[in-house]
Molecule: transfer RNA
Organism: Chloroflexota bacterium
């Protein structure tokens, strides 16, 4: 330098044009002598940034940023 993949809740991830979700964590409650566990409920989002296409974009296209992997050149 070139190519591919990834970026969504605090963490790990799903969702791939039509209302943004799960598990864990956190908070409150039930239970217990008490704690843990279990169960119930609640909270939690600039879907990496910008632009475009569309009636409608996390999702498709372009540019950029960061991360991971592969390939190549020189010495």
């Nucleotide at each position: 330098g070139c190519c591919g993949c990834c970026u969504u809740a605090g963490c790990u991830c799903a969702g791939c044009g039509g209302u943004a979700g799960a598990g864990c964590a956190a908070u409150g409650g039930u239970u217990u002598c008490g704690u843990a566990a279990a169960c119930c409920a609640u909270c939690g989002g600039u879907c990496c940034g910008g632009g475009g296409u569309u009636c409608g974009a996390a999702u498709c296209c372009c540019c950029g940023a960061g991360g991971c992997g592969g390939c190549u050149c020189c010495a």